[in-house]
Context: one part of a larger RNA
């Protein structure tokens, strides 16, 4: 990993709702007893329970009761509905139904283990000191070397001592260092040789030393030179056994056949609450009101309130410029500047104003009861993307928090290369080798135009990108010059006062400062740039000639250019490839294209009409026909079925001329499934109608066995 088997909403009681059945103003027995065809039934049993009356805390009272001083007010109650008679009415007669209760099934709740598996743990009774900690008893062990305490002796010394010297001696939690005990540092080892080691190095090694054997102390207890250490390889409360025990688990995982109808939520409030729960909201099922003079909803018209968007500056504040200049900086100069005026702005917490929508109401029109009320059952309380309006953030985030709409969630299909959230789809009941379209496409991959008309782009722009930059190019607008000759080119001129004045070493058009005139002229600046130490020199403006028809500036707009750097490999059109396009803009006509729409056939749900049959007959059920509208779906609600085992009818039908089971083929059914044939097998055993459940497996790191 696979195969086979096992494996999870059960049972009891009570409550509540619903369906069915019995009886009905009543319903029903419990324990127990009796009978019997004997473990299944039947009968008896009225104790008790529920209902028939409520109200009050209660005593109690009672169609009323309570509160209260009250006869007030208020609270909770008082036999209802339909049909048909009587009565002017109040009211009343009759019939039927209802109200009730018992039983059974089902849904849900409560109490119990309560759908199943799963803790770490807590407590109790026991078991452990073979590991380890301490202690007790009794034994054992410590190579070799070093040092040389006290004491003693001799000698010296003294009045005697003290004391000294030399010996002797052999002390010490003394020294060095094996065994032994330990474990300082490093490396290795780290699916190890080893669940703590190896090697080198290191500490103690006559001591608070090491060690054998026997004994002893234990679980809120022991032991501890104390680390909460150790108490048999996980001790801040041991292990194991057993019990409380199916501890508890707001947590994770799992929870087994089919089809049909509907179909959510990720919000509000509260919460020792935030991944839980309660109530509401949203879903479903049933009942009721109602079948329309028509609620929900939609549209139009009309009537409302508002203070948002926008605008504005009256108020509150902010703010720019100008004028004025109280007052201040001691005076002056200069400067700051209140107030007022003029002009211009800004505001979520400013408003003299003020929409569109939205909301409320009325009327009219549409309108498939979708609304509303009551009751049974839920799930949901982590949301997410997108468009728009905002807060937070950085007018960042696939960010975060609100509001409104749409989607995904729970939505398949087509498009966007791929792509929950974007676009199309009033979005998928089933079938068809039929048709039309949407978004998007139409050269090839790849279904459909190498379609038509007119432009643009030269950048492979298209097929990523800003500020900024540029005689790219198309098309407008506008202002100049120009046949009295422009623009560009070429030829020539470009002068004089004057080297203007000042400054300066110098300053001559051309370092700098000031001024910037006059003259001759076709024209020529007290000079645009280069240049010199300063001049000289080369240019320019300006003028003439030559030439010949356009030329220059500003500006709007279309499409392009630069700006443009990334990590495996082109890699920023899906690819090929594309240039009067297969790019971009404008216009036109086709076509392709989906589970959309249409066509044809079929199924099913609900409504309406209608026919037949049946029944417990103001009604219901079943089977048809016609017609209308539906049939995506997670959590979840509702409905209808299939299959398994057993029980009853019933030791039934069937069965050695072959049961069940197993294997294969084939047929039928919308599905779960059901027939039939053949083989195998070798003795049981359907179908039908009822009933009862240990009733359906692919998942639980499920359990057992096998491969």
């Nucleotide at each position: 990993u696979c195969c086979u088997g096992c494996g999870a909403g059960u049972u009891a009681u009570c409550g509540u709702g619903u369906a069915u059945g019995g009886c009905c103003a009543g319903g029903u027995u419990a324990a127990g007893u009796c009978u019997u065809a004997c473990u299944g039934a039947g009968a008896c049993g009225g104790a008790g329970c529920c209902a028939u009356a409520g109200u009050g805390a209660a005593a109690g009272c009672g169609a009323g009761c309570c509160u209260g001083a009250a006869u007030a007010g208020g609270g909770c109650g008082u036999u209802g509905g339909c049909a048909u008679g009587g009565g002017c009415a109040a009211c009343u007669g009759u019939g039927c139904c209802g109200c009730g209760u018992c039983a059974u099934g089902c849904g849900c709740g409560a109490u119990a283990g309560a759908c199943c598996c799963g803790a770490a743990g807590c407590c109790a009774a026991g078991c452990g000191a073979a590991c380890u900690a301490g202690c007790c008893a009794u034994g054992g062990c410590c190579a070799g070397g070093u040092u040389g305490a006290a004491g003693c002796a001799a000698c010296a010394g003294u009045g005697a001592a003290a004391u000294g010297u030399u010996g002797u001696g052999g002390a010490g939690g003394a020294c060095c260092g094996a065994a032994c005990c330990c474990a300082u540092g490093a490396a290795c080892g780290c699916u190890g040789a080893a669940a703590a080691g190896u090697u080198c190095u290191g500490g103690g090694a006559u001591g608070a030393g090491c060690u054998g054997u026997g004994g002893u102390u234990a679980g809120c207890a022991g032991u501890g030179a104390a680390a909460a250490g150790c108490u048999a390889g996980a001790c801040g409360a041991g292990u194991c056994u057993u019990g409380g025990u199916g501890a508890u688990a707001g947590c994770u995982g799992g929870u087994u056949c089919u089809c049909c109808c509907c179909g959510a939520a990720a919000u509000a409030u509260a919460u020792u609450u935030a991944g839980g729960u309660a109530u509401a909201g949203c879903c479903u099922c049933g009942a009721g009101u109602a079948u329309a003079c028509g609620a929900a909803c939609c549209a139009a018209a009309c009537g409302g309130g508002g203070g948002u968007a926008g605008g504005g500056c009256u108020c509150u504040g902010a703010u720019u410029g100008a004028a004025u200049g109280c007052g201040g900086g001691g005076c002056a100069a200069c400067u700051c500047a209140a107030u007022u005026u003029c002009a211009g702005u800004c505001a979520a917490a400013c408003u003299u104003c003020g929409a569109a929508u939205a909301c409320c109401g009325u009327u009219u029109g549409g309108g498939a009861a979708u609304c509303c009320u009551c009751g049974g059952g839920a799930g949901u309380c982590a949301g997410u993307c997108u468009a728009c309006g905002g807060g937070g953030g950085a007018u960042a985030a696939g960010c975060u928090c609100c509001g409104u709409g749409g989607g995904c969630g729970a939505g398949a299909g087509g498009g966007a290369a791929a792509c929950a959230u974007c676009c199309c789809g009033c979005a998928a009941c089933c079938g068809u080798c039929a048709g039309c379209u949407a978004a998007g496409g139409u050269c090839c991959c790849a279904a459909a135009g190498u379609u038509c008309g007119g432009g643009c782009u030269a950048a492979g722009u298209g097929a990523a990108g800003a500020a900024g930059g540029a005689u790219g190019u198309g098309u407008g607008a506008u202002c100049g010059c120009u046949a009295a000759a422009a623009c560009a080119g070429c030829u020539g001129g470009g002068a004089g006062g004057u080297u203007g004045g000042c400054u300066u070493a110098g300053a001559a058009g051309c370092a700098g400062c000031c001024a910037u005139c006059c003259u001759u002229u076709a024209a020529a600046g007290a000079g645009u740039g280069c240049g010199u130490a300063a001049u000289u020199g080369c240019c320019c403006a300006c003028c003439a000639g030559u030439c010949u028809a356009g030329u220059g500036g500003u500006u709007g707009u279309g499409c392009g250019c630069c700006g443009a750097a990334g990590a495996u490999g082109u890699a920023a059109c899906g690819g090929g490839a594309c240039u009067c396009a297969a790019g971009c803009c404008c216009g036109a006509c086709g076509c392709c294209g989906a589970a959309g729409c249409u066509a044809c056939g079929g199924g099913u749900u609900g409504g309406a009409a209608u026919g037949a049959u049946c029944c417990u007959u103001u009604g219901g059920a079943u089977c048809g026909u016609u017609u209308c509208a539906g049939c995506g779906g997670u959590a979840g609600g509702g409905g209808a079925g299939c299959a398994u085992u057993c029980u009853g009818u019933a030791g039934u039908a069937g069965g050695a001329u072959g049961a069940a089971g197993c294997c294969g083929g084939u047929c039928c059914g919308u599905a779960a499934g059901g027939g039939u044939c053949g083989g195998u097998g070798g003795a049981c055993g359907a179908g039908a109608c009822a009933g009862a459940a240990g009733c359906g497996a692919g998942a639980a790191u499920g359990c057992a066995g096998g491969a």
Large-subunit ribosomal RNA, domain II from Bipolaricaulia bacterium (SeqCode), 707 nucleotides, folded computationally. Taxonomically the source falls in Bipolaricaulia (SeqCode) (Bacteria, Bacteria candidate phyla, Candidatus Bipolaricaulota). It matches the Rfam family "Bacterial large subunit ribosomal RNA". RNAcentral holds the full RNA, with entries from ENA.